[in-house]
Context: one part of a larger RNA
RNA sequence: CUCAGGCUAGGGAACUCGGCAAAUUAGCCCCAUAACUUCGGAAUAAGGGGUGCCUACUGCAGUAGUAAAACUGCUGUAGUAGGUCGCAGUGACCAGGGGGAUCUGACUUUUUAAUAAAAAAAUAGGUCCCCGCAAGCCCGUAAGGGUGUGUACGGGGGCUAAAUCCUGGCCACUGGCGGUCGGUUAAACUCGGGUCCAACCGAGCGAAGCCCCGCUGAAGGCCGGGGGUAACUCUGACCCUCUCAAGGUAGCCAAAUGCCUUGCCGGGCAAGUUCCGGCGUGCAUGAAUGGAUCAACGUGAUCCCCACUGUCCCAGCCUGGGGCCCCAUGAACGCCCAGAGUGGGUUCACAGACCCGCAUCCUCCUACACCGAGAGAAGACCCCGUAGAGCUUCACUGCAGCCUGGCGCUGGUUCUCGGGCGUCUACACGUAGAGUAGGUGGGAGACGUCGAAGCUAUCCUUUUGGGGAUAGUGGAGUCGAAAGUGAAACACCACCUGUGGAUGCUCGAGAACCUUACUUCCGAAAGGGAGAACAACGUCAGGUGGGCAGUUCGGCUGGGGCGGCACUCCCGCGAAAAGAUAACACGGGAGCCCAAAGGUCGGCUCAGGCGGUACAGGACGCCGCCGUAGAGUGCAAGGGCAAAAGUCGGCCUGACAAGUCCCUUCAAAGCACGGGGACUUGGCGCGAAAGCGCGGCCUAGCGAACGCUCAUGCCCCCACGUGUGGGGGCUGGGCAUGUCAGAAAAGUUACCUCGGGGAUAACAGGGUCGUCGCGGGCGAGAGCUCCCAUCGACCCCGCGGUUUGCUUCAUCGAUGUCGGCUCUUCCCACCCUGGGGGUGCAGCUGCCCCCAAGGGUAGGGCUGCCCGCCCGUUAAAGGGGAACGUGAGCUGGGUUUAGACCGUCGCGAGACAGGUCGGACUCUAAGGGUAGGAGGUGUAGGGUGCUUGAGGGAAAGGUACCCCAAGUACGAGAGGAACGGGGUAUCGGGGCCUCUAGUCUACCGGUUGUCCGGUCGGGCACUGCCGGGCAGCCACGCCCUAAGGGAUAAUCGCUGAAAGCAUCUAAGCGAGAAUCCUCUCCCGAAACGAGGCACCCUUGCGGGGAAACCCGCGAGAGCCCUCCUCUAUAACAGGGGGUUGAUGGGGUGGGGAUGUGCUCUCCGAGGGCGAAAGUCCGAGGAGUUUAGUCCGCCACUCCCAAUAGGG
Repeated sequence: CUCAGGCUAGGGAACUCGGCAAAUUAGCCCCAUAACUUCGGAAUAAGGGGUGCCUACUGCAGUAGUAAAACUGCUGUAGUAGGUCGCAGUGACCAGGGGGAUCUGACUUUUUAAUAAAAAAAUAGGUCCCCGCAAGCCCGUAAGGGUGUGUACGGGGGCUAAAUCCUGGCCACUGGCGGUCGGUUAAACUCGGGUCCAACCGAGCGAAGCCCCGCUGAAGGCCGGGGGUAACUCUGACCCUCUCAAGGUAGCCAAAUGCCUUGCCGGGCAAGUUCCGGCGUGCAUGAAUGGAUCAACGUGAUCCCCACUGUCCCAGCCUGGGGCCCCAUGAACGCCCAGAGUGGGUUCACAGACCCGCAUCCUCCUACACCGAGAGAAGACCCCGUAGAGCUUCACUGCAGCCUGGCGCUGGUUCUCGGGCGUCUACACGUAGAGUAGGUGGGAGACGUCGAAGCUAUCCUUUUGGGGAUAGUGGAGUCGAAAGUGAAACACCACCUGUGGAUGCUCGAGAACCUUACUUCCGAAAGGGAGAACAACGUCAGGUGGGCAGUUCGGCUGGGGCGGCACUCCCGCGAAAAGAUAACACGGGAGCCCAAAGGUCGGCUCAGGCGGUACAGGACGCCGCCGUAGAGUGCAAGGGCAAAAGUCGGCCUGACAAGUCCCUUCAAAGCACGGGGACUUGGCGCGAAAGCGCGGCCUAGCGAACGCUCAUGCCCCCACGUGUGGGGGCUGGGCAUGUCAGAAAAGUUACCUCGGGGAUAACAGGGUCGUCGCGGGCGAGAGCUCCCAUCGACCCCGCGGUUUGCUUCAUCGAUGUCGGCUCUUCCCACCCUGGGGGUGCAGCUGCCCCCAAGGGUAGGGCUGCCCGCCCGUUAAAGGGGAACGUGAGCUGGGUUUAGACCGUCGCGAGACAGGUCGGACUCUAAGGGUAGGAGGUGUAGGGUGCUUGAGGGAAAGGUACCCCAAGUACGAGAGGAACGGGGUAUCGGGGCCUCUAGUCUACCGGUUGUCCGGUCGGGCACUGCCGGGCAGCCACGCCCUAAGGGAUAAUCGCUGAAAGCAUCUAAGCGAGAAUCCUCUCCCGAAACGAGGCACCCUUGCGGGGAAACCCGCGAGAGCCCUCCUCUAUAACAGGGGGUUGAUGGGGUGGGGAUGUGCUCUCCGAGGGCGAAAGUCCGAGGAGUUUAGUCCGCCACUCCCAAUAGGG
């Protein structure tokens, strides 16, 4: 020092994000117990009292004595009385702190094994949807299985979440359900075309689905704006208007939802960003995505109060484990160099290594964490990758499943309806006309006893006039032609059209029935029952289809996203006088248009101005003159253009065909599409001709492969008698890729992953300094007057590098991010204290300025805060830097992972510098550094002691108040100083333990439970708990904490010239501050200049050598080890002692602590036995006893140990 514990005076949450942690409380009995309430609770509410031991007695229960009762004994339980001890009686262990409110969830329960226990999940209850059982839902390719051997009071699915009061409006959108004339519509089928055929084409028929029509919200969801208005003002019951599918009802609210916002008011507090109660234009509340309320409940969140406390003021002491020392054993992380200094500078911009200065003799030990942008992990944030994955959906492409149609399995019968074809039959009414004239043609006759006209009845039809059929009667005629009417003329015959009916064939639809396929139930089977040609199954086809699968989810970019297009082109500028040239630089355009706005030939001249004319007048018109372009040129800009490139007219189509070359696109390599130019041939246009014409005055106006398609182009193949059809190639058009040299393509990820990047963001650094902060110049102005006591506009010039930006230079194989705590140092633009100057300074108090960084600069409320606001103090409560100093120092409240809620956005997955609750902080220190402690070497012999002081360090002091001066100076008064002197206090620093206080696991005592058979005496239970407490250590206690000298700053002066004056200055001399140097204290001969003084020891012997000197042996001052120790101490060191000794232990005495031992005697509430005497039980008391026990203190005492030795 750390971990785990014990105690703490006074204060009592002042700590802090937050009472985290700790403390308090605690068992049982009795008394007592509020709001509220779902009447159950709340409730152990809260708040009080009691509790031991001894003795006796009473009630009840059990049991034994007895067969039973009584009674007695014992046990248990409840109680009463008396006695008695302590600080304390659930005496230890065990054992709720309590209350008042709010949010949220009803509750008990469940959950992220390993960071989230929650408000999340679940839940009873509510409600909606599906399902009649061969069901629905689920698993499976199927067989088959589950729900379930259950059956709607059942099962499945969704939403909500007890109970209570309630649950508003909207069906436009999306979904679900239902309907359906009509539209659309696949395969198949039918018909037609296609040669009578295949492919193919057309039409018909026509399911589901979709369109369409409705219903549906406890389905997904949604639920407005503007203006005016009431006898003060405000407000707006009221009115107007736009608009919607409908415009948010009841409720509720700055809420877990409110940006602004610390909303406003009230409460609590000295002070309240939180909290509670209200208010409500609510950024962005709101009704089963449930709204409101709510007793009970909660290891949920928030606020307050009481109690309690070392959380704190402000720390201290003690105990145990580790650390430290010794012995043994012995890792990991990590390791370019390793011999790793410091200040400043420089450098890819935060250097142990580079430059300069300074420092530095070597080694070891302990401690701390400032540095090594320390270790750990190829950054999880950010960006990038034509890298992944999870999830979503109205992304793209598919697949299950489901719905539906055709066909097959698949048979029989009846009825009804419909289509097609054939046959028969009836009908066909404008007007005119005798009248019911379908059309065309033929036609002069036709029909009739094989029964005409007429009549009766019935039936059909109808244009209501009539027409027709059948039967009966009747018994001989009726109709046409001609005439007339009319568009058309009737008898009769043929054909045709339309409508109706009958019938046959065929096709289709529907409704039933049957049984033998098939299915199913019963049964062992035979068979029986039910269903039934449906269903199931197979196949083809249409629809639906994130249920599932695969895949994609552009680029540029002062990071990315959002925005934009700088992604294809054109013009000017940038662009630096060839060409070329960048930016998300600046200023503008194109994605067409024109059959004339093209070709050619010819004529003409514009804009504007002046004069005239016409006119009632008038910018128009007409005439004349001037007019280099001031016009026009289809559209941008630039360049160009006047008998034209402008403008008007004539004739035309060169807006030709084929081919070649060049330029540009694309400087300097290659290159497509596109664009432009020059020419040849052919054939044209205009022009008398020369000539001009391959679109438009020029420079923009655009597009591969594959695929589809066209050609009044060319060629080939197949079928093939012809005709015709199918396919292909070449050429030329059209359809488009604007991300424009051209993939077929949506989101989300905080559940995320991988590969990379400091090519690229967030923090910090660097650069810059617009912004920020602070100065200066000038002086408009104001200050009664007066720029400068004070303030100072406009404009101008700087400094700083604490703000915010910009930049993207270093860092992405990691330099941890806000705030707080802790601790240190620096700057000054000074808050206080000190010294001065000015004042619109009388004094007091102020304001401004100059010097000055020595010291100081505090405590609380709110919030995570920094900041800020507030409270009460104060001399003052300064501003900043140090990687927004400081996470291998702490914290973790905020931010910024995974859970969850609300609002808002999104169809959704999800998202939000919006709010809210919860949520892992690793590392044993080798090096430098710092602090402390040691060992060596050197200092030319060795040693002991005392010193000098270069140099270094400190703040050792700072400040206030009171008194005197003095009610003085000053002032009309009110008020009211200073110089100087004294005292006290506080903050800081140092030391100490007499007092006070704490501790005191040495010690003494009390006491509970249990064990050692009982007593004595002990063990254990945190030292069991409790009461005291010496030494020691300590603060809350006590003591100390000057003045002076020197040099200066601003400033004030003396003398004094330059400059005959003046001048504090130029020479010279003074004064002058908490600053600086001293004075004071500490370190300090390693101060290589290694110092000085005093004293002690040595200078002997042998060998070698010419000598210097070398080798060996000895002596010696002195030192060290070993030994005993200490108020000294981690080791080491330091002090003392070592028998010539009181160093330690023991003993004795003193002085202290506790509080009166054991034993014995007596007493003791009562009680048992006994006739009595007496004896026995008994918590406890008195005496013996100022006892007993103990002592790290002091003294004495050699009883024990400091022996013997070594270097």